Predicted 3D model of an 83-nucleotide RNA (c-di-GMP-I riboswitch aptamer) from a Planctomycetota bacterium.
RNA sequence: GAUGAAAAUAGGCACACUCAUCGUGAGGUGAGGUCGCAAAGCCAUGGGUCUGGGAGACACUCUCAGAUCGCCAGGUUUCCGCA
Numbered sequence: 001g002a003u004g005a006a007a008a009u010a011g012g013c014a015c016a017c018u019c020a021u022c023g024u025g026a027g028g029u030g031a032g033g034u035c036g037c038a039a040a041g042c043c044a045u046g047g048g049u050c051u052g053g054g055a056g057a058c059a060c061u062c063u064c065a066g067a068u069c070g071c072c073a074g075g076u077u078u079c080c081g082c083a
Base pairs, nucleotide, nucleotide: 012037013036017032018031019030020029021028022027035070041076042075043074045073046072047071048068049067050066051065052064053063054062055061056060
């Protein structure tokens, strides 16, 4: 000098569920709540899953409009630390 590799520190978010509220619905929002999460921050871009309308050969498939980022991938921002 290069490569690999923790522990720790300060914190963060908030599953299920409950109450309120918005929505035809999937689900969203707020409060409570903590299963977990190094991106469980953000983005609906590609898949997946789910909801509503229409159509069909009506199990399901196609199509249009939605939902889900705590389903997977991708993009993007980023705290502490061998720093």
Its Rfam family is "c-di-GMP-I riboswitch aptamer". Its family is annotated with cyclic-di-GMP binding in the Gene Ontology. Rfam's curators write: GEMM was predicted in a large-scale screen for bacterial structured RNA regulatory elements. The coordinates come from a structure-prediction model, not an experiment, and the mean pLDDT is 86. The sequence was found by an Rfam model in a public genome assembly.